[in-house]
């Protein structure tokens, strides 16, 4: 200090998520010890039981217990006058229950319900108050008097308690007397202040006091008593400031707001009354709801800020709820009273007690908070002269990993890197790991023994000092106590013994950590992004790893990271966000120059910000944490000064702003008139059969004369040309001509004001279209609606009609993509160039500078994520207003506020998502473009398919099997170049289990071999006969068997994969270095423009150059030369023959083979800058790549193949292996694709007679001869071949046949062969004889081909015992016809364009219905809360008033009045739950309808506004362009 997620990639904008800390927490696993702090955060819910406030005998009367004394009496003991024990009596002593009386009890502890309030902070005031106890001063205490209570003596009552009668004290209660510097009336002077006033002094009048005790023989001394002043503490009131959510809470208030007079207060005050006036408070948020005890603080944060208020400190509330007062210095009182209402207990039913939010406990709530300890030894606090008593305040102990901090759970060595476990490339290595064992050491804590602090000081008594004579302080002392407690403390020594002490989450990114194995979209993880569908580093287990460690994870809240609310600190052009628009209050802000004030501002000192905490320095516990000492801590508040700069205020300027003089241009408005073409009707003429309309029709209209045309008239809208990045207005908007009237604006002069300014919350007015109201008006035009087309339907586009509107007046409504998606305002900051409208110079009269206000375009800085903007800013700067803060829900609901209504301002939440956008970039794609190229793509042409049969391959369908595979182009005579068994993988049945085959070892038997028997369907089983190898004697070759380790699967996965192939496509395209250019994805080069088959080349060029591909090398063929001639040739010579290169010979020639030459736009003529293109040129066998093959770029398509081979994983092991018979792959209603053969005269049939080449051939090829019609048999010569064999057919010739289902076709079928093979039923070709079906040229639609091609006609080869071969693959023979041309169809290249696609248009993606869950909104109701209001009633209690009873009086009871809490009743509001049945929304699996948007999304698309329609949507009006 950031990271992760929107994409294919990029920037940006933005949300969601994580890493950090942090806690009064909780829950999982784990758990040694110690110091310090912590513990009900929920039910302010109920509460058993104990305890939490007493004291004082030195106020007081007493004497119920206790001790003591004394007296009596009884009894025991006995030393007989003593102890002892019990019993009365004696308050006499000590003391004391209870009880009068005084202080206390208003502290101290609890808890946070209420309280938005002077409650709280913090800072002033009280000239408007009070303080018991303390503390200093002054003075005083005189002398009387009635009760009472307890106690005793009756009585009620279950109790609580109560009465009744008598007795008595006091520091209890009353008068009386004195009394001022006090209180109250009043008269006069002085000072002072802050309005009312205060302070003092001289006066008169008047009013209030007291309480004693104790100690001493006493003198006295102490402790107290009353008045008055001062302090001092502690409290009361008032004020300024400051701290909280809603504005869907906007207006509140009747004691309300002052007054004037009382009342009451300790005191001021509507605090409360009685009268008067009508205020008073609010947008600088009054009421009203909701929520909350305030601070110091605390946690987070770099800082501002957020967020919290447990413990601890101060303030405030509050005690079961609500009210009330008495006492008292203090209380409306937690452990006091009355009274009301809830609740629990008591009870003899009559009536009583109670208040843990005090400590401890219990019970219930709740994820969840301890012990019914100990002690008053410190510290504090009450009472007391004191001792001392009381204290659940405190100090301590006890429970809880509930937080911090410290320690420990060994430390050194120790490699054959031990076992074991895990893992792997597996005779081994790796890892656990110095880790273990083993050796040696220490011993903290823990556990045993032993010592052993500190917390105690003081009180009380003596003595000194000191002063203010009892107070502090120092010091000594003697006794007892109390030495309690956590105490078996804290720390110390000492002992045995490594001995008693480690675990929890995590390992896919972010985030440190990886590897088997299990599962198989299930289980299940998950904070986010996402993992899981047979190889999961993500799930569960393991082995390792990492992190922290007596804890460690999770869950819950806070702050941060978030600059994600931006005051430090963000934005509104397209991401979310400029109000439509002007006028203008309030308020913000404001131009120059001088004086003067000092609110703001800065400084000096001054008060105050308690302590605690924080933080710097230091100190003390072994260290730390924790504690203790200091010093500092933004704020208030007051005083003194400063005066620049803001503000106030006075004086003065003229640039800002208005004005006033002279010019100007303008579709600004707003009324009135006037005007021609258009269109439509209406009347009349001509005229005749249509006309309109479309993509191409129909409706419509027209012989009752339309269209069309003349003329006439009418009507109501709108203003052609000019016309334009033109001009005017605040937008909205405004357009024929002409008037009036009226708004604005700009230039020039500088005359006059003299800051008058900007902006601009509410407010107010304007505002297109559409819509409403009322009256008009109606000509096109046109929602809705009708028809008629289109269509799978067409509520749409197209047509033909047509009401609303459209047009006027008056009046609402008040939104629009109301757009520059760009608030106004003012100043700054390069220019260039058009163009409106002023003014000025100058001019050669064409213009040229020069200025000023508009309006465009292009660009420099600079500015943005970019696209862009750029003096008209989105640029620097200043000031005011509006406004956003993830996407959906939603501009909805609800309230309100406007509106005749449609609606229109305001404006949200619950739920859900992890993205939703923005610019740009590659690429795909488009029913986008390009006067751009290509391909038998079309086009022109031949010839076929599609219709028969029949082959053959697929589907399908059948079987026990019909074996697998291939499936749009790129499966379908494909794999397979050859299924009768064999093949063979499939079925049925019969067998085998080291196994059919094969490799290594060990043991056994036997030569190998060769036969025969038997049974079987074969396989096999079972038995016999013969045979007797080689040797170094150990064995070995071969064989059978047993074992033992490897076997075998055409069994799955081509979506784990090698390798091989198909296709785009032999389409010209892919791409790389290095520069440059962009934040960045990328981009340039590769684009342009001419060229080319071709990213072929050339020219231009921030590109330069290079790879992969084209081209070329290769082969093949066409010419020609040179070599070489056998088996191939034969001119020439020569021999020969019926005749033949047959023979001698030849190398010429063909040929064969091997090497070379040649063709390169080279030459020429046109055109072009050149690459190149052209010419019936030239020459040449061959001409612009000659033709033909072989090659196939990065890559697509998870294409194809696990069944060719190989290969990971997975399955099967008497079988999913393997042998062996037989059957199947050849089935047949059907459909398809390739193909044969053909429907005939360009032909059948006879006959007859020529010309090839690739190529094969010994189990072959097969001459010839012979049989047979024939397939072929038999015999039999060549010949491993340029010698021998393997007839070439169309063609040509000559004859029939005459257009017929035929002399055409040749399928079926019957009958007879042949040949192959162990075998031809399922199942083979051939051969003859006989039959002789289909078909007469094939709909829609579709194939191939551009020259030696296509179309025709044979020939050979591979497979192969034969063959289903009409099929592959090759040879050769004859041999056309057509391309104007590139619209359009398919595919394909380049550019450019839009995009919401990126799994890329087989995309993406609306909206309605159906079905399932989930929040919400309405609603007849129905049921709660809480505050008010009215109105009747009103306890207790103060006050009044009355008082005929009591009382000697005081005064009391009683009554009454007023006020009031609870509870009652009424009507309203406000909120919250619920609610049949209803809207609309999210969200869900592959549901239905459609196709509405995204490419010109196929009718461009969006806003408003208005009908209308299952639904997206449609259409009119009007505007935007995204």
């Nucleotide at each position: 200090a950031g990271a992760g997620u929107u994409u294919g990639a990029u920037c940006c904008u933005g949300g969601c998520u994580c890493g950090g800390g942090a806690u009064g927490a909780a829950c999982g696993c784990u758990a040694g010890c110690g110091a310090c702090a912590g513990g009900c955060u929920u039910a302010a819910c109920a509460c058993a039981u104990g305890c939490a406030a007493g004291u004082c005998g030195a106020g007081g009367g007493g004497c119920a217990g206790c001790g003591g004394a004394g007296g009596c009496g009884a009894g025991a003991g006995c030393u007989u006058g003593c102890u002892c024990u019990c019993g009365c009596c004696u308050g006499c002593c000590g003391g004391c229950g209870a009880c009068c009386g005084g202080c206390g009890c208003a502290c101290g502890g609890g808890u946070g319900a209420g309280u938005a309030a002077c409650a709280c902070g913090u800072a002033u005031g009280c000239a408007a108050c009070c303080u018991g106890c303390c503390c200093c001063c002054u003075g005083c205490a005189g002398g009387a008097g009635g009760a009472u209570a307890a106690c005793c003596g009756g009585g009620a009552g279950a109790a609580a308690u109560c009465c009744c009668g008598a007795c008595u004290a006091a520091u209890a209660c009353u008068g009386c007397a004195u009394a001022a510097c006090a209180c109250c009336c009043u008269g006069g002077g002085g000072c002072c202040a802050c309005a009312u006033g205060g302070c003092u002094u001289c006066g008169g009048g008047g009013u209030c006091a007291a309480a004693g005790g104790a100690a001493g023989c006493a003198a006295u001394u102490c402790c107290g008593g009353c008045a008055g002043g001062g302090g001092a503490u502690g409290g009361g009131c008032a004020u300024g400031c400051g701290g909280c959510g809603c504005a869907u809470u906007a207006g509140c208030c009747a004691g309300u707001u002052g007054g004037c007079g009382g009342g009451g207060u300790a005191a001021c005050g509507g605090c409360c009354c009685a009268c008067c006036a009508a205020a008073g408070c609010g947008a600088c948020g009054a009421u009203g709801c909701g929520u909350a005890g305030g601070g110091g603080u605390u946690c987070u944060g770099a800082g501002a800020g957020g967020a919290a208020g447990g413990u601890c400190c101060c303030c405030c509330a509050c005690a079961u709820u609500g009210g009330u007062a008495c006492u008292g210095a203090g209380a409306c009182a937690c452990g006091g009273a009355c009274c009301a209402a809830a609740c629990u207990c008591c009870u003899a039913c009559g009536g009583g007690a109670g208040g843990c939010a005090g400590c401890a406990g219990u019970g219930a709530g709740g994820a969840a908070u301890a012990u019914u300890g100990g002690u008053c030894a410190a510290u504090g606090g009450g009472c007391g002269c004191a001792a001392g008593c009381c204290u659940g305040a405190a100090c301590c102990a006890g429970c809880c990993a509930a937080g911090u901090c410290g320690c420990g759970u060994g430390a050194g060595g120790g490699a054959u890197g031990a076992c074991g476990g895990u893992c792997c490339u597996a005779u081994g290595g790796a890892u656990u790991g110095u880790a273990a064992a083993c050796c040696u050491c220490u011993u903290u804590u823990g556990u045993c023994g032993g010592g052993g602090a500190g917390c105690a000081a003081g009180g009380c008594c003596c003595g000194c000092c000191a002063c203010g004579u009892g107070u502090g302080g120092c010091g000594g002392g003697a006794a007892g106590g109390a030495g309690a407690g956590a105490a078996a403390u804290a720390c110390c020594c000492g002992a045995a013994g490594a001995a008693a002490a480690a675990g929890c989450a995590u390992c896919g990114g972010c985030u440190a950590a990886c590897u088997c194995c299990g599962u198989g979209c299930c289980a299940g993880c998950a904070g986010c992004c996402g993992c899981g569908g047979u190889a999961a580093u993500a799930c569960g287990g393991a082995g390792g790893a990492u992190g922290c460690g007596a804890g460690c994870g999770u869950u819950a809240u806070c702050c941060g990271g978030a600059u994600u609310u931006a005051u430090u600190g963000g934005g509104u052009u397209u991401a979310a966000a400029g109000g439509g628009u002007g006028c203008g209050u309030a308020g913000g802000c404001g131009g120059a120059a001088g004086g003067u004030u000092a609110a703001g501002u800065c400084a000096g000192c001054g008060g105050u910000c308690a302590a605690a905490u924080g933080u710097c320095g230091g100190u003390g516990c072994u260290c730390a944490a924790c504690a203790c000492c200091g010093g500092c801590c933004u704020g208030c508040c007051g005083u003194u000064g400063a005066a620049a700069c803001u503000g106030g205020u006075c004086u003065u300027c003229u640039u800002g702003a208005g004005u006033g003089a002279g010019c100007g241009a303008g579709a600004a408005g707003u009324a009135u008139g006037c005007g021609g073409a258009a269109u439509g009707c209406g009347u009349g003429g001509u005229g005749u059969a249509g006309c309109g309309g479309u993509g191409a029709a129909a409706u419509g209209c027209a012989u009752a004369g339309a269209u069309a045309u003349c003329a006439c008239g009418c009507a109501g809208a709108a203003c052609u040309c000019c016309g334009a990045u033109u001009g005017c207005g605040a937008a909205g908007g405004c357009a024929g001509c002409a008037u009036a009237c009226c708004g604005g604006c700009g230039c020039u002069c500088a005359a006059c004001u003299g800051a008058c300014g900007c902006u601009g919350a509410g407010g107010c007015a304007c505002g297109a279209a559409a819509g409403c109201g009322u009256g008009g008006g109606g000509a096109u035009c046109g929602a809705a609606c009708a028809g008629g087309a289109u269509u799978a339907g067409a509520u749409a586009c197209c047509c033909u009609g047509g009401u609303a509107g459209u047009c006027c007046a008056c009046g609402c409504a008040g939104u629009a993509a109301a757009c520059g998606a760009u608030g106004a305002a003012u100043g700054u900051u390069a220019g260039c160039u058009g163009u409106c409208c002023g003014g000025g110079a100058c001019u050669u009269c064409g213009g040229u500078c020069c200025u000023g206000g508009g309006u465009g375009g292009c660009a420099c800085a600079g500015c943005g994520a970019a696209a862009g903007c750029g003096u008209u800013a989105a640029a620097c700067a200043u000031u005011c207003c509006a406004c956003c803060u993830g996407g959906g829900g939603a501009g909805u609901a609800c309230g309100c506020c406007g509106g005749c209504a449609a609606c229109g301002g305001u404006g949200a939440a619950a739920c859900u998502c992890a993205a939703a956008g923005g610019a740009a970039u590659u690429g795909a794609c488009g029913g986008g473009g390009g006067c751009c190229c290509c391909g038998c793509a079309c086009a022109a042409g031949c010839g076929g398919a599609g219709g028969a049969a029949c082959a053959u391959g697929u589907g399908g369908u059948u079987u026990a099997a019909u074996u697998c595979g291939a499936u749009g182009a790129u499966a379908c005579g494909c794999g397979a170049g050859g299924a009768a068994c064999c093949u063979u993988a499939c079925c049925c049945g019969g067998g085998c289990u080291c196994a059919a085959a094969c490799g290594u070892a060990a043991c056994c038997g036997g030569a190998a071999u060769a036969c025969c028997g038997u049974u079987g369907a074969a396989a096999g089983g079972c038995g016999g006969u013969a045979g007797u190898c080689c040797u170094u004697c150990g064995g070995g070759a071969c064989u059978g068997g047993u074992u033992a380790c490897g076997a075998g699967g055409u069994g799955c996965u081509g979506c784990a994969u090698g390798g091989u192939u198909g296709u785009c496509g032999u389409c010209a395209g892919c791409u790389c270095g290095u520069g440059c250019c962009g934040u960045g994805a990328g981009g340039u080069g590769u684009c342009g423009g001419c060229u080319u088959a071709a990213g072929u080349g050339c020219c231009a060029u921030a590109a330069c150059g290079a790879g992969c591909g084209c081209a070329a090398c290769c082969c093949c063929u066409a010419u020609c030369g040179a070599c070489a001639g056998u088996u191939g040739c034969u001119a020439a010579c020569a021999a020969g023959u019926a005749g033949c290169g047959u023979u001698g010979a030849g190398g010429a020639c063909u040929c064969u083979g091997u090497c070379g030459a040649g063709a390169c736009u080279g030459c020429c003529g046109g055109c072009g800058c050149a690459a190149g293109c052209u010419g019936a040129g030239a020459g040449g066998a061959a001409g612009g790549c000659g033709g033909g093959g072989a090659u196939g770029a990065c890559g697509u398509c998870a294409a194809a193949u696990c069944a060719g081979c190989a290969c990971g994983g997975c399955c099967c092991u008497u079988a999913c292996g393997u042998c062996c018979g037989g059957g199947g792959c050849g089935a047949c209603a059907c459909a398809c694709g390739u193909g044969u053969u053909a429907c005939a005269a360009u032909g059948g049939c006879a006959g007859g007679u020529a010309c090839a080449g690739c190529g094969g051939g010994a189990g072959g090829c097969c001459a010839u001869a012979u049989g047979g019609c024939g397939a072929c048999a038999u015999a039999g010569a060549g010949c491993a071949g340029a010698a021998c064999c393997c007839g070439a057919a169309a063609a040509c010739c000559u004859g029939u046949c005459u257009c017929a289902g035929u002399u055409c076709g040749g399928a079926u079928u019957g009958g007879a062969g042949u040949c192959u093979g162990c075998a031809a039923c399922c199942c083979g070709a051939c051969u003859c004889c006989a039959u002789g079906a289909a078909g007469c040229u094939g709909g829609a639609u579709u194939c191939g081909c551009u020259a030696g091609u296509a179309a025709u006609c044979g020939c050979g080869c591979a497979u192969c015992a034969g063959c289903c071969a009409c099929g592959g693959c090759g040879c050769g023979g004859u041999g056309a016809a057509u391309a104007c041309g590139u619209u359009c169809c398919c595919g394909g290249g380049c550019c450019u364009u839009g995009u919401a696609c990126a799994c890329a248009c087989c995309g993406c993606c609306c909206g309605u219905c159906a079905a399932g869950c989930c929040a919400u909104g309405g609603a007849a109701g129905c049921c709660g809360g809480g505050a008010g209001u009215g109105c009747a009633c009103g306890a207790a209690g103060u006050g009044c008033g009355u008082g005929a009873g009591c009382g000697a009086a005081a005064g009391c009871a009683g009554c009454g009045c007023c006020c009031u809490a609870a509870g009652g009743u009424a009507a309203a509001a406000c909120u919250g739950g619920u609610g049949a049945c209803u809207g609309g929304g999210g969200c869900u699996a592959a549901g239905u309808c459609g196709u509405a948007a995204c490419a010109a999304g196929g009718u461009a698309g969006c806003c408003g506004u208005a009908c209308c329609g299952g639904a997206a949507g449609g259409u009119g009006c009007g505007g935007c362009u995204g």

The RNA shown here (small-subunit ribosomal RNA) has 1522 nucleotides and comes from a mouse gut metagenome. Its Rfam family is "Bacterial small subunit ribosomal RNA". The coordinates come from a structure-prediction model, not an experiment, and the mean pLDDT is 83. The sequence is in RNAcentral, with records from SILVA.